Model confidence (mean pLDDT): 81 of 100. Transfer RNA from a Patescibacteria group bacterium, 71 nucleotides, folded computationally. Its Rfam family is "tRNA". Rfam links the family to the GO term triplet codon-amino acid adaptor activity. Lineage of the source: Bacteria > Bacteria candidate phyla.

Order: sequence, then structure tokens, then C1' cells
RNA sequence: UGGGGGAUCGUCUAAAGGUAGGACGUCGCGCCCUGAACGCGAUAAUUGGGGUUCGAGUCCCUGUCCCCCAG
Repeated sequence: UGGGGGAUCGUCUAAAGGUAGGACGUCGCGCCCUGAACGCGAUAAUUGGGGUUCGAGUCCCUGUCCCCCAG
């Protein structure tokens, strides 16, 4: 440099163009003599910019970063 793939709560991981969800973590409450475990609840995210669409994590263009292949 060319081709391909990827970026989503603190972490991991889902999501037919139609309410962004789950697990772990953290916090609170319950339970318990205390703690752990367990139960309930809360917490928190779509890589930046533009476009298409009634509606974009998803489709298109472009920037940044990471991985793979080729040279």
C1' cells in the first nucleotide's frame, strides 16, 4: 500500500430496519448471629462525522483504532 474482518454498559456477549437485552461486576434491600451463597431491585453502552429512511447498532459514504491475508 491492496484485500477482508472487527469496534455495543466497568468486563464478556446478544439484537429480522421498529422499546438497545442477558451474564458477570458494582450499589441497595431481603434472608442470616456475622459473612458467603441465595432472592429482589437499581446501575450503566451502540468508535467519530455525514447520508438514506417515517424510523439506523443494523443500509450507504468517510475518518480513527485493532486483527487476518497478500506484496